[in-house]
RNA sequence: CUUAUCAAGAGUGGCGGAGGGAACGGCCCGAUGAAACCACGGCAACCUGCAUUGCAAUUGCAAAGGUGCCAAAUCCGGCGGAAACGAGAGAUGAG
Numbered sequence: 001c002u003u004a005u006c007a008a009g010a011g012u013g014g015c016g017g018a019g020g021g022a023a024c025g026g027c028c029c030g031a032u033g034a035a036a037c038c039a040c041g042g043c044a045a046c047c048u049g050c051a052u053u054g055c056a057a058u059u060g061c062a063a064a065g066g067u068g069c070c071a072a073a074u075c076c077g078g079c080g081g082a083a084a085c086g087a088g089a090g091a092u093g094a095g
Base pairs, nucleotide, nucleotide: 001095002094003093004092005091006090011040012039013038014037019029020028021027024077025076026075041070042069043068046066047065048062049061050060051059074089079086080085
């Protein structure tokens, strides 16, 4: 840079000791213990495997492996639109 997805789902312990939720504005979470790190567990199903198919696509099943994720819609908002919704930004996967 291209492309798909982002209202679902899933946490305990250890360590640590004041921050965290991307930035900003809000609003929240946090000494009944934040972040980071470690262990174990879990969710999901992008890559993947199997089936389906002439090959694909699609659909279904699975979860061993590679990622990802486990407060709140991507926590909400900003830009366009009367609204629905869209854009932008961001996150994750694949290339």

Model confidence (mean pLDDT): 85 of 100.
A computed fold for a 95-nucleotide RNA from uncultured Dysosmobacter sp., annotated as SAM riboswitch aptamer (S box leader).
The source organism's lineage runs through Bacteria, Bacillota, Eubacteriales, Oscillospiraceae and Dysosmobacter.